The RNA shown here (SAM riboswitch aptamer (S box leader)) has 103 nucleotides and comes from Halobacillus kuroshimensis DSM 18393.
NCBI's taxonomy places the organism under Bacteria, Bacillati, Bacillota, Bacillaceae, Halobacillus kuroshimensis.
The model forms 94% of the base pairs in the Rfam consensus.
């Protein structure tokens, strides 16, 4: 760094440090000095492994992941309402994330 599979409307802080920016990228709409990223505790979940079970449930010991908004929405395509237009609803792909396997 591509590849291949699952999942992606639940869930998670009135702490510390820190000091200006952040929510992938696009066009929006947002959080943010009543403190942004980042690190630390703490939380949440149960993908792997692990202990369990006949299978399962199950635990949270190990690996990770996550902790505003649905992946905040949205981008290409169909469809299906509405039609002057603007739009709304909805499937399906495409991109992203994360696990897990492999190269």
């Nucleotide at each position: 760094a591509a590849c291949u599979u699952a999942u992606c409307c639940a869930g998670a802080g009135u702490g510390g440090u820190g000091g200006a920016g952040g929510g992938a990228c696009u066009g929006g709409c947002c959080c943010u000095u009543u403190g942004a990223a980042a690190c630390c505790c703490g939380g949440c979940a149960a993908c792997c492994g692990g202990c369990g079970u006949a299978a399962a449930a199950g635990c949270a010991c190990g690996g990770u992941g996550c902790u505003a908004a649905a992946u905040c929405c949205u981008g290409c395509a169909g469809a299906g309402c509405a039609c002057a237009a603007a739009g709304c609803u909805u499937u399906g792909a495409u991109a992203g994330a994360u696990g897990a396997g492999a190269u």

Its mean pLDDT, the model's own confidence on a scale to 100, is 87. It matches the Rfam family "SAM riboswitch aptamer (S box leader)". Rfam describes the family as follows. The SAM riboswitch is found upstream of a number of genes which code for proteins involved in methionine or cysteine biosynthesis in Gram-positive bacteria. It was read from a public genome assembly, where an Rfam model found it.